[in-house]
RNA sequence: UCCUUAUCCAGAGAGGCAGAGGGAACGGCCCUGUGAAGCCCGGCAACCGGAGUUGUAAAUUCGGUGCCAAUUCCGUCAGGAUUAAAUCCUGAAAGAUAAGGA
Numbered sequence: 001u002c003c004u005u006a007u008c009c010a011g012a013g014a015g016g017c018a019g020a021g022g023g024a025a026c027g028g029c030c031c032u033g034u035g036a037a038g039c040c041c042g043g044c045a046a047c048c049g050g051a052g053u054u055g056u057a058a059a060u061u062c063g064g065u066g067c068c069a070a071u072u073c074c075g076u077c078a079g080g081a082u083u084a085a086a087u088c089c090u091g092a093a094a095g096a097u098a099a100g101g102a
Base pairs, nucleotide, nucleotide: 001102002101003100004099005098006097007096008095013041015040016039017038021031022030023029025076026075027074028073042068043067044066047064048063050062051061052060053059054058072094077091078090079089080088081087
């Protein structure tokens, strides 16, 4: 980097350092000096495996990861609800994460 499978409308700090950016891409729309990114601490969750305990069904702790504005913030392609605007629904695509594989 590519392939396969699963999940993506829940959850997560009035902390410290730091200083201007951030929300994948594009278009929107937002967040941000009442401090962005990043780092530390803290927290949430439970995909994976090993170990410990209880005990064989699972639970729990530790570990490998992940995550902590807004549904994956919304849309981008196709179809539909209705003819226009606007809105909504469904399915893709793309993306993210985990596990396995090349």